Predicted 3D model of a 345-nucleotide part of an RNA (small-subunit ribosomal RNA, central domain) from an uncultured organism.
Context: one part of a larger RNA
């Protein structure tokens, strides 16, 4: 390389948007690139292959035949292609609906929490297996008004919903993006995938200005232990929040790329549509969960495929060494990307 794979063995890009390129739906004509036919030419010789002979046999010889490939005209027209023309089921448009923790910005709201002030009140509170550090007569705690702050949104809530993914939960408005559902008025293959590109991406991190209740990396005490740089306690700073700017990585998981079609059924449930008085049923699109065929090394998957196929990207190829070393590229930096071999077993 070729082949084989890519839930769990090594392997799906963290996720879109798209350029290049690849692949692409129904009819008709019409070309003859690409296909396919037979011809002519070339393909030195040797080698290959086959046959057949010659050294006793092989090795080795020799004598015939042979070969894609390229060019050249000729001709076929199914399938790609190419160009006209046309259709409408793929795809989009449009109208009529009803569902949503989808986005963004403002505004607001009640429980709790912590501080502040003032009543009441007195010795104790708090923490633990037990305790000490800690708080408290300078009146804590614990209750009563009050008043301030900053974060976060009980109950609803649901293998529920939306969103590409990360993700998204109190209410109210403004702007706003997708999906689904009927209908079948328009377009008439517009279409799927997508290296490169570009955008977006949890937490923790980084830069500047803000904010700071509770929580807490670090760090300080008390325990606890042989010890204890931890696990439990009392404290507590970064950071957690908001702005704008970077970072670009996660067990970014379903450990399962996108896409189209096919292939038993049961049963929950979310949004629609239709019948029916109801009870239900039926149908489309999401979400479970059982389960046949099939598939799988087994586990398991099973119309939300891990099943049957078929386009396109992305990726593996024994363990360490290693996601290390150079390099380059991005980054304020931490770091990320891209990524080897020496040696070993």
């Nucleotide at each position: 390389c070729u082949g084989g794979g890519c839930g769990u063995a090594a392997a799906g890009g963290g996720u879109g948007a798209g350029u290049a390129g690849g692949u692409g739906g129904u009819c008709a004509u019409u070309a003859a690139a690409g296909u396919c036919a037979g011809a002519u030419g070339u393909a030195a010789a040797a080698g290959g292959c086959a046959a057949u002979g010659g050294c006793u046999c092989a090795a080795c010889c020799a004598u015939u035949g042979u070969a894609a490939g390229c060019a050249u005209a000729u001709g076929a027209a199914a399938c790609u292609u190419a160009a006209u023309g046309a259709c409408u089921u793929g795809a989009g448009u449009g109208c009529a609906g009803g569902a949503g923790a989808g986005g963004u910005a403002a505004a607001u709201g009640g429980a709790a929490u912590u501080c502040c002030u003032a009543g009441u009140g007195u010795a104790g509170c708090g923490g633990u297996g037990a305790a000490a550090u800690g708080c408290g007569u300078a009146g804590a705690u614990a209750u009563u008004a009050g008043g301030a702050a900053g974060a976060a949104c009980a109950c609803c809530a649901g293998u529920g919903g939306c969103g590409a993914a990360g993700g998204c939960g109190a209410u109210u408005u403004a702007c706003u993006g997708g999906a689904c559902u009927g209908u079948a008025a328009c377009u008439g293959a517009c279409a799927c995938u997508g290296a490169g590109u570009c955008a977006c991406g949890a937490a923790a991190g980084c830069g500047u200005g803000g904010g700071g209740a509770g929580c807490a990396a670090a760090c300080a005490g008390g325990a606890u232990u042989a010890g204890a740089u931890a696990c439990c306690c009392u404290g507590g700073u970064a950071g957690u929040c908001c702005a704008c700017g970077c970072u670009g990585u996660a067990a970014a998981c379903g450990a399962u790329g996108a896409g189209u079609g096919c292939u038993a059924g049961g049963u929950g449930u979310c949004g629609g549509c239709a019948a029916g008085a109801g009870a239900u049923u039926g149908u489309c699109g999401g979400u479970g969960c059982c389960g046949c065929a099939g598939u799988u090394a087994a586990c398991g998957c099973a119309u939300u495929a891990a099943g049957c196929a078929c386009u396109c990207c992305g990726c593996c190829u024994g363990g360490g060494g290693a996601g290390u070393a150079c390099g380059a590229u991005c980054g304020c930096a931490a770091g990320a990307u891209u990524g080897a071999a020496a040696c070993u077993c």
The full RNA is in RNAcentral, with records from ENA and SILVA.